RNA sequence: ACAUCGACGUUGGGAGAACCAGCUAAGCUGGUGCCGAAGGAGCAACCGCCCCGGAAACUCUCAGGCAAACGGACCGACGUCGACAC
Numbered sequence: 001a002c003a004u005c006g007a008c009g010u011u012g013g014g015a016g017a018a019c020c021a022g023c024u025a026a027g028c029u030g031g032u033g034c035c036g037a038a039g040g041a042g043c044a045a046c047c048g049c050c051c052c053g054g055a056a057a058c059u060c061u062c063a064g065g066c067a068a069a070c071g072g073a074c075c076g077a078c079g080u081c082g083a084c085a086c
Base pairs, nucleotide, nucleotide: 004083005082006081007080008079009078010077011076012075013074018032019031020030021029022028023027033066034065035064039062040060041059042058046054047053048052
C1' cells in the first nucleotide's frame, strides 16, 4: 500500500421435512413417520511437514428440526485486526 487470504463484528440472501389422538389460551403430551444446512459422529476422495496428521456440501441422525418466529451450513457487501503479492 490494499489486489488476495484468515479471524471477528455488522448487514442482506438462505433450503428441506407429517399426520393422528388426548388435554388445551398460547401450547403440552403420546404414537408412528419424515428432513439435513447448527453441533456431533463415521468412512473417505483429497491435501500436507507423509512416523503421522488434517480432512467434505458424502454417510449416520445422538442432538436439532418438520405453521410462523428463532435458528440455519453456505454466499455477497461493509468495517476492524493480522499476514502478505506488487